Small-subunit ribosomal RNA, 3' major domain from a metagenome, 477 nucleotides, folded computationally. The full RNA is in RNAcentral, with records from SILVA. Model confidence (mean pLDDT): 84 of 100.
[in-house]
Context: one part of a larger RNA
């Protein structure tokens, strides 16, 4: 100087407390461990691995296994020889491939012969190739402490020195934020602000958007208009600016006015010096090592989908604030030409037919759902719950056996609110309800977004956990 303390003081955080809803019990989905296996590819492992890499494992993906094949190789550059490239038809094979036959002549230079470019085939060698090992050789990227308020430097001063001072102290703040004081005076990286979005208003603009008044229609449908809504560009607006109080006449804090908004308005992006030899050699790059008729390459089939068990994360429930039936209302944000697919017809339905419109403020996906009104059920393993299984189908796709999703009929399991323990959340939040997108032929209870309805509680900081500042002890570095 640090680190540590079941030392002290002060402060903060959904850290506790106060509340609301869960997990832990059931069934299913998914990931992991373990076991199994020819293989069940590999990585991730306290917080910070476990719906994680994977924003889609039937084939492909695929890295694994088995079998069958290739050896200058699927891919790159260089050399030699031949042939344009290409196209068509066999035989054989699970296919990769192996083996025959036919057709065919382009572009540039040149009168032709021939040469050249490009592509293909064969050959020899340099080499290719490796998701092989080492993340404890590395770059890059990322997680984490933590959006915590810290981490440092120059000069000066103090100390023999390591170092100290500044950065400590008194206040204050979300903040090393600001003020005051001070052997310090300044400065840098962080904080804040500048950026995006949302909340108010004005101006400009008015189609595909909108409709107050006028006419018109089944309908903003049409004429007309751009007031309003909205859209998208430019501005204004919030700064403790004003008032009162407290305070050291400071910084600031408390209350108030005005205001759409008030003290960082809400949300996002933004992550200092560093820590964990944290993670990744399987994104990529890369040193070293290793393989080179194989640890490289191709193909078919299988596996990653197994299942006495254990754990994590979720979905659905156990019902009446509910289930079911009929009727009916209101979003936002997205996507669409190998695409989204309307009306209409068929089918109980999944879906099929159909073909209008739309490269989209125009058309389509698209019916929002919870809600509201009426009816029914009456506390029951039920008109709750839907697992499982049987049957019949639909769709995608060469192909749904291993191993897809969905529909209908039948079947109706466990489950009556969950031990010890444990998680999230402070407001348009939790809870609850549906909608969209990426990936994608098909496949979501996952992920990323969007809106609808919309709470309770916070006395307080003694305690648990984590963090910050000062101080103290130490046989630790």
């Nucleotide at each position: 100087u640090g680190a540590c303390g079941g030392g002290g003081a002060c402060c903060c955080g959904c850290a506790c407390a106060a509340g609301c809803g869960g997990u832990g019990g059931a069934u299913g989905a998914u990931g992991u461990g373990g076991a199994u296996u020819a293989a069940u590819u590999c990585g991730a492992u306290g917080c910070a691995a476990c719906g994680c890499g994977a924003a889609a494992a039937a084939c492909c993906u695929u890295a694994c296994c088995u079998a069958c094949c290739c050896u200058u190789g699927a891919c790159a550059u260089g050399c030699c020889a031949g042939g344009a490239a290409g196209c068509c038809c066999g035989a054989u094979g699970a296919g990769a491939g192996u083996u025959g036959g036919g057709u065919g002549u382009g572009c540039c230079c040149g009168a032709a012969a021939g040469g050249g470019a490009g592509c293909c085939u064969g050959g020899a060698c340099a080499c290719a190739g490796g998701u092989g090992c080492u993340g404890c050789a590395u770059g890059g990227c990322u997680g984490u402490c933590g959006u915590c308020a810290g981490c440092u430097c120059g000069u000066g001063u103090c100390g023999u020195g390591a170092g100290a001072u500044g950065u400590u102290g008194g206040g204050u703040u979300a903040a090393g934020u600001c003020c005051c004081g001070c052997a310090a005076c300044g400065a840098g990286c962080g904080c804040a602000a500048c950026c995006c979005u949302u909340g108010u208003c004005a101006c400009u603009a008015a189609u595909u958007g909108c409709c107050a008044g006028c006419a018109u229609u089944g309908a903003g449908u049409u004429g007309g208009g751009c007031a309003c809504u909205u859209u998208a560009g430019u501005g204004a607006g919030a700064c403790u600016g004003c008032c009162g109080g407290u305070g050291a006449c400071a910084a600031a804090c408390c209350g108030g006015a005005g205001g759409a908004a008030g003290g960082u308005g809400g949300g996002g992006a933004u992550g200092a010096c560093g820590u964990c030899a944290a993670g990744u050699c399987c994104u990529c790059a890369u040193g070293g090592c290793c393989c080179u008729u194989a640890u490289g390459g191709g193909u078919a089939g299988g596996g990653c989908u197994u299942c006495a068990c254990a754990c994590g994360u979720c979905a659905u429930a156990c019902a009446a604030u509910g289930g079911c039936g009929c009727a009916u209302a209101c979003a936002g944000a997205g996507g669409g030409u190998u695409g989204c697919c309307a009306a209409c017809c068929c089918g109980c339905a999944a879906g099929g037919g159909g073909g209008a419109g739309c490269c989209a403020a125009u058309c389509c996906c698209a019916g929002a759902a919870a809600g509201u009104g009426c009816g029914u059920c009456g506390u029951a393993g039920u008109c709750c719950g839907g697992a499982u299984u049987g049957g019949a189908g639909u769709c995608u796709g060469c192909a749904a056996c291993u191993c897809g999703a969905c529909u209908c009929c039948a079947u109706g399991a466990a489950g009556u609110c969950g031990g010890a323990a444990u998680c999230g959340c402070u407001a348009g939040u939790a809870a609850u309800c549906g909608c969209g997108g990426a990936u994608c032929a098909g496949c979501a209870u996952g992920c990323c977004g969007c809106g609808g309805u919309g709470a309770a509680u916070a006395c307080g900081u003694u305690c648990c956990c984590g963090g910050g500042u000062c101080u103290u002890g130490u046989a630790c570095a």